[in-house]
């Protein structure tokens, strides 16, 4: 690299350096940024995947913890895109004398998929 499993609505920032971009990618939207972006370094913090301790027990659980390995510290993974469901709304077209009926589109809600991120395992 590939694959498997789990999680992704919570949480937690300062300084130095740097000097114009950044929020993964494509498109759109919305934002952050010279009152200093990304990147790098230091310190601090968050969380509890691996981990430690105790219990229980047979590999699944409960409680506590944070020394170590990762991770993370604007915005829900910033939002939308693909599929399905149900409801009501708005707009447009056609039909009708009107009511109406049919079709299409938009936005909203929920669930899922895809993609991505992280961890542990895997060759």
């Nucleotide at each position: 690299a590939u694959g498997u499993u789990a999680u992704c609505a919570a949480g937690a920032a300062a300084g130095g350096u740097g000097g114009a971009g950044g929020g993964a990618u494509u498109a759109g939207a919305c934002c952050c940024a010279u009152u200093g972006a990304a990147g790098c370094c230091u310190u601090a913090g968050c969380a509890a995947c691996c981990c430690u301790u105790a219990g229980a027990u047979u590999u699944a659980c409960u409680a506590a913890g944070a020394a170590g390995g990762u991770g993370c510290u604007a915005c829900u993974u910033u939002c939308u895109a693909c599929u399905a469901a149900a409801u009501a709304u708005u707009c447009g077209a056609u039909u009708c004398a009107u009511u109406u009926a049919u079709c299409g589109a938009a936005a909203a809600u929920u669930a899922g998929a895809u993609a991505g991120a992280u961890a542990a395992c895997u060759a």

SAM riboswitch aptamer (S box leader), 123 nucleotides, folded computationally.
Rfam family: SAM riboswitch aptamer (S box leader). Rfam links the family to the GO term regulation of gene expression. Rfam's curators write: The SAM riboswitch is found upstream of a number of genes which code for proteins involved in methionine or cysteine biosynthesis in Gram-positive bacteria.